[in-house]
C1' cells in the first nucleotide's frame, strides 16, 4: 500500500407505538383595560386596531412541532460526536444580530458509564461540552509466572490485528 476483522449497555439513520407538550397556545362570548400589537431581534415594508390594540377575568372549543420512548428495519467500527473558520439555503425586504440545515476545510475524542457544577429545553425527561472517578479494549516499556496469563506505568483510532 491493498484486503478482511475486533473493542460492546458499541455508533448512526429510520420508525410502529406510548406518554409528555397541556386544559398550553389558539379561536369564540362576557367584563374590566384605554393605545398600541403582530410578522426571529433592530432598521424598512406590510397587515390589525377607538366599530376597541396589549393585558388581565369569566365560560365553551380546543391543539401542534420541537425534544423523549424505541417493536422492527438499514448502514457500519472516526463508526461517529463536536468546536472553529468559510460559503449556500431559509422564513415580506434588509449592509446588521442571532438562530435552523446543508458542503468544504482544519483542530480534538479510543469506547462505555456514575456523580458534580454549567449551557439547551415546558421539563428534574433527554442532549451537549468540561472536570475527577470506575469499568473496558489495544499497543509499548518493566516485573512475574511458564504461561500465551497477571500487575503496574504510559500513548492514542493519522490507532490495532491477521493475510497479500
Nucleotide at each position: 500500500g491493498g484486503u478482511a476483522g475486533a473493542g460492546g449497555u458499541g455508533c448512526a439513520u429510520u420508525g410502529a407505538u406510548u406518554a409528555u407538550g397541556a386544559g398550553u397556545a389558539g379561536c369564540u362570548u362576557u367584563u374590566c383595560g384605554g393605545a398600541c400589537a403582530u410578522g426571529u431581534c433592530g432598521g424598512g415594508c406590510a397587515u390589525g386596531g377607538a366599530u376597541g390594540a396589549a393585558g388581565a377575568u369569566a365560560a365553551g372549543c380546543a391543539a401542534a412541532a420541537g425534544g423523549a420512548u424505541g417493536a422492527g428495519a438499514u448502514g457500519c467500527c472516526g463508526a461517529a460526536a463536536u468546536c472553529g473558520u468559510g460559503u449556500a439555503u431559509c422564513g415580506c425586504c434588509u449592509u446588521g444580530a442571532a438562530g435552523a440545515u446543508g458542503c468544504a476545510u482544519g483542530g480534538u475524542u479510543g469506547g462505555u458509564u456514575c456523580g458534580g457544577a454549567g449551557g439547551u429545553u415546558a421539563a428534574c425527561a433527554g442532549c451537549c461540552g468540561c472536570c475527577u472517578g470506575a469499568c473496558u479494549g489495544u499497543c509499548a516499556u518493566c516485573a512475574a509466572a511458564g504461561u500465551a496469563u497477571u500487575g503496574a506505568u504510559g500513548g492514542a483510532g493519522c490507532g490495532c490485528u491477521a493475510c497479500c
The RNA shown here (Lysine riboswitch aptamer) has 164 nucleotides and comes from a sheep gut metagenome. Model confidence (mean pLDDT): 81 of 100. It matches the Rfam family "Lysine riboswitch aptamer". Rfam's curators write: Riboswitches are metabolite binding domains within certain messenger RNAs that serve as precision sensors for their corresponding targets. On this family, see Mandal et al., Cell 2003: "Riboswitches Control Fundamental Biochemical Pathways in Bacillus subtilis and Other Bacteria". Of the family's consensus pairs, 100% are formed in the model.